Predicted 3D model of a 103-nucleotide RNA (SAM riboswitch aptamer (S box leader)) from a Chloroflexota bacterium. The organism belongs to Chloroflexota, within Bacteria. The coordinates come from a structure-prediction model, not an experiment, and the mean pLDDT is 82.
RNA sequence: CUUUCAUCACGAUCCGCUGAGGGAACCGGCCCGAUGACGCGGAGGCGACCAGCGGAGUCCCGCUCGGUGCCACUUCCGGCCCUCGCGCGGGGAAAGAUGAGAG
Numbered sequence: 001c002u003u004u005c006a007u008c009a010c011g012a013u014c015c016g017c018u019g020a021g022g023g024a025a026c027c028g029g030c031c032c033g034a035u036g037a038c039g040c041g042g043a044g045g046c047g048a049c050c051a052g053c054g055g056a057g058u059c060c061c062g063c064u065c066g067g068u069g070c071c072a073c074u075u076c077c078g079g080c081c082c083u084c085g086c087g088c089g090g091g092g093a094a095a096g097a098u099g100a101g102a103g
Base pairs, nucleotide, nucleotide: 001103002102003101004100005099006098007097008096013043014042015041016040017039021032022031023030026079027078028077029076044071045070046069049067050066051064052063053062054061055060075095080092081091082090083089
């Protein structure tokens, strides 16, 4: 990088450094940001995909010494398709993210 499967409405913050953009990309919207965002580092936390252990017994529950991940906004919302009682509606797709497997 390609591909398969699963999940994406929950949850979880401070400190230090830095200094202007940031919320993946394009367009539109809405937000965050010199009262310092984004990023990086430290500490803390959340969670339970893998792993381990225990229970239960058919894929379920609990715990956390391990591997990841995550800690503004639904994956911030829309764009394409379907649908309705037509609005700030509902569902899906695409794209993306994360985990596990394969190449």